This is a predicted structure of a 65-nucleotide RNA (Fluoride riboswitch aptamer (crcB RNA motif)) from a Candidatus Brockarchaeota archaeon. It matches the Rfam family "Fluoride riboswitch aptamer (crcB RNA motif)". The literature on the family includes a 2012 paper in Nature by Ren et al., "Fluoride ion encapsulation by Mg2+ ions and phosphates in a fluoride riboswitch". Its family is annotated with positive regulation of gene expression and response to fluoride in the Gene Ontology. Its mean pLDDT, the model's own confidence on a scale to 100, is 78. The source organism's lineage runs through Archaea, Thermoproteati and Candidatus Brockarchaeota. Of the family's consensus pairs, 100% are formed in the model.
[in-house]
RNA sequence: AGACGGCUAGGAGAUGGGGCUCUCCUCUAACCGCCUCGAACGAGGCUGAUGGCUCCUACAUUGUA
Numbered sequence: 001a002g003a004c005g006g007c008u009a010g011g012a013g014a015u016g017g018g019g020c021u022c023u024c025c026u027c028u029a030a031c032c033g034c035c036u037c038g039a040a041c042g043a044g045g046c047u048g049a050u051g052g053c054u055c056c057u058a059c060a061u062u063g064u065a
Base pairs, nucleotide, nucleotide: 009026010025011024012023013022016056017055018054019053020052021051033046034045035044036043037042
């Protein structure tokens, strides 16, 4: 100096927050949605507040008061 392993800590998972849980990454990282046209730039369109479950909040639709 490099590699591997262990421990600890932190971060990330397309729009907010809490709990639980899963996966990934170690700052040169994980991550930064999809479809159509287009050589590219770019233009148009679509789903979802979750990685997953659940609760709250925001938004949307319907019904009742």